[in-house]
Molecule: THF (Tetrahydrofolate) riboswitch aptamer
RNA sequence: UACAGAGUAAAUGUACGCGCGUUAAGUGUCAAGGGGACGGGGAGUUGCCCUUUGAACGAAAACUGAAGUGUUGCGGUGCGUAUGUUGCAUCCCGCUGGA
Numbered sequence: 001u002a003c004a005g006a007g008u009a010a011a012u013g014u015a016c017g018c019g020c021g022u023u024a025a026g027u028g029u030c031a032a033g034g035g036g037a038c039g040g041g042g043a044g045u046u047g048c049c050c051u052u053u054g055a056a057c058g059a060a061a062a063c064u065g066a067a068g069u070g071u072u073g074c075g076g077u078g079c080g081u082a083u084g085u086u087g088c089a090u091c092c093c094g095c096u097g098g099a
Base pairs, nucleotide, nucleotide: 001099003097004096005095010086011085012084013083014082015081016080017079018078019077020075021074022073029055030054031053032052033051034050035049036048040093041092042091043090061072062071063070
C1' cells in the first nucleotide's frame, strides 16, 4: 500500500414463565411534534426505535359461577429468560490475517 476478515447495540422467529385486554386497551395504518440508539474511537441518514397529539380502521368467545369468580380459548397483546436467525445505511480511523 492493496486485499481478505472479526466484533456491537438492536431487530426478529421459536419455546417457557409472569401479566394485560376480551366492558377493547393493546397491536397494526396515516399525519404532525419531541426524543433516543446505531461494531473499539469519531461523524451519522431520507433508515431504525421510543414517545406525545390528532385521524381513519377494528376483534372470539365458550363453559362455569354469588361475583370477569375460575377454567379453556382468543389478541398481528406487554415484560422477562433461554435459544436460533439477521445485524454497525454510509464515511474516516483502529484491530486481526497472510502478501